RNA sequence: CGAGCAGGCCGAGCAGCCGCGGGCACAAGCCGAAAGGCUGUGCGUGAGGAAAGUCCGGGCUCCACAGGGCAAGGAUAACGGGUAACACCCGCCAGGGGCGACCCUCGGACAAGUGCAACAGAGAGAUACCGCCGCGCCUGCGGCGCGGUAAGGGUGGAAAAGUGAGGUAAGAGCUCACUCGUCGGCUGGAGACAGUUCGAUGCUGUAAACUCUAUCCGGAGCAACACCGCGGAGGGACAUCAGGCCGGCCCGGCCGUCCCAUGGAGGUGGCUGGAACGCACCGGCAACGGUGCGUCUAGAUAGAUGGCUGCUUAAGACAGAACCCGGCUUACAGACCUGCUCGUAUC
RNA sequence: GGCGGUAUAGCUCAGUUGGCUAGAGCAACCGGUUCAUACCCGGUUUGUCGUUGGUUCAAAUCCGACUACCGCUACCA
Numbered sequence: 001c002g003a004g005c006a007g008g009c010c011g012a013g014c015a016g017c018c019g020c021g022g023g024c025a026c027a028a029g030c031c032g033a034a035a036g037g038c039u040g041u042g043c044g045u046g047a048g049g050a051a052a053g054u055c056c057g058g059g060c061u062c063c064a065c066a067g068g069g070c071a072a073g074g075a076u077a078a079c080g081g082g083u084a085a086c087a088c089c090c091g092c093c094a095g096g097g098g099c100g101a102c103c104c105u106c107g108g109a110c111a112a113g114u115g116c117a118a119c120a121g122a123g124a125g126a127u128a129c130c131g132c133c134g135c136g137c138c139u140g141c142g143g144c145g146c147g148g149u150a151a152g153g154g155u156g157g158a159a160a161a162g163u164g165a166g167g168u169a170a171g172a173g174c175u176c177a178c179u180c181g182u183c184g185g186c187u188g189g190a191g192a193c194a195g196u197u198c199g200a201u202g203c204u205g206u207a208a209a210c211u212c213u214a215u216c217c218g219g220a221g222c223a224a225c226a227c228c229g230c231g232g233a234g235g236g237a238c239a240u241c242a243g244g245c246c247g248g249c250c251c252g253g254c255c256g257u258c259c260c261a262u263g264g265a266g267g268u269g270g271c272u273g274g275a276a277c278g279c280a281c282c283g284g285c286a287a288c289g290g291u292g293c294g295u296c297u298a299g300a301u302a303g304a305u306g307g308c309u310g311c312u313u314a315a316g317a318c319a320g321a322a323c324c325c326g327g328c329u330u331a332c333a334g335a336c337c338u339g340c341u342c343g344u345a346u347c
Numbered sequence: 348g349g350c351g352g353u354a355u356a357g358c359u360c361a362g363u364u365g366g367c368u369a370g371a372g373c374a375a376c377c378g379g380u381u382c383a384u385a386c387c388c389g390g391u392u393u394g395u396c397g398u399u400g401g402u403u404c405a406a407a408u409c410c411g412a413c414u415a416c417c418g419c420u421a422c423c424a
Base pairs, nucleotide, nucleotide: 001343002342003341004340005339006338007337008336010334012312013311014310015309016308017307018306020046021045023043024042025041026040028039029038030037031036048318052329053328055327056326057325058324059323060221061220062219063218073217074216075215076214077213079091080090081089082088093107094105095104096103097102108212109211113210114209115206116205117204129153130152131149132148133147134146135145136144137143138142161179162178163177164176165175166174180202181201182200183199184198185196186195187194188193225269226268227267228266234260235259236258237257238256243255244254245253246252276295277294278293279292280291281290282289283288348420349419350418351417352416353415354414357373358372359371360370366404375391376390377389378388379387397413398412399411400410401409
């Protein structure tokens, strides 16, 4: 210099003017008996790394439940650790990819049982189509029948461990040597696992098929939920002397006052100070944890965070909080930083 | 805001322990019938199974991510 790999961080800044939401203070004006409300002035503050999808895990609230167990249903899945918890994160193992930095994997069990494996093929855990060999029959090259055989051909994604030798009528783990896989033993490791001159054995694939094993899970969700509550409708008490309305009249019903519970419109709380953030030190490979110091950082309810001008070479990506947190996933113009690998050249 | 569901031909829908080339009705087109049209008869065409990645020998079907659309959810008696 070129080509890459991994991680982190930002995602406009400054100045001026105008405007909006929340908070605090002021006291000028208006309303109100008051509390207070509206307008105004000043100060300070006001979206994200994903606020998104709502895919997981929690907090919080209500419902159910004495407490516990089993079953059903659902979720997760190598191993060790982190965490409030997780399907997340870190480390590590195994397998696979890359020359390498490094990356990918829903990665338990099919040797408990059951199911499925279309088409092709003789045969899909059970086989003889061709071929090879033996015997018998037919007069003979040859053909037919019975039997043996998985070495060869052919089919398939997958065909009974692989190669070589012995052996045999022909063959076959039938036997032997080497290799491979599984199980057991031994050694190392915290464990997954690795190694093994030991012993046994040769067993198809599929669990993102049923199932089995281990662990976990009560349900709903802030439009949850709590409080106030004009009106309407409900219940009770009093008065029914008189009056009004319906009615030709009687009977009857309604209209009155007070209290109670419910709670539509509306209002208030829930609402943001928290498993919070920043810095330093310590422990740990790391995720993370501990200690100390410092900071306060939106809370709307038709929903605010915007517009214009100038400069920064150009302001332009994805996108807008709605109870709150920890993750994952998805979208994203551009800018910066750190570590590492390979190739080439020079010293 | 919260919760749930659907996507298969131009339209309406089937499609089960995953398997042969994904079907039905209507529509469209061609031919026949008729003087002509309709009815009727015969035939033909029509699909990236919403998109994308994975599991598997094999995916419309099983699993994940995304996209579009629909529904439910606020007790007044």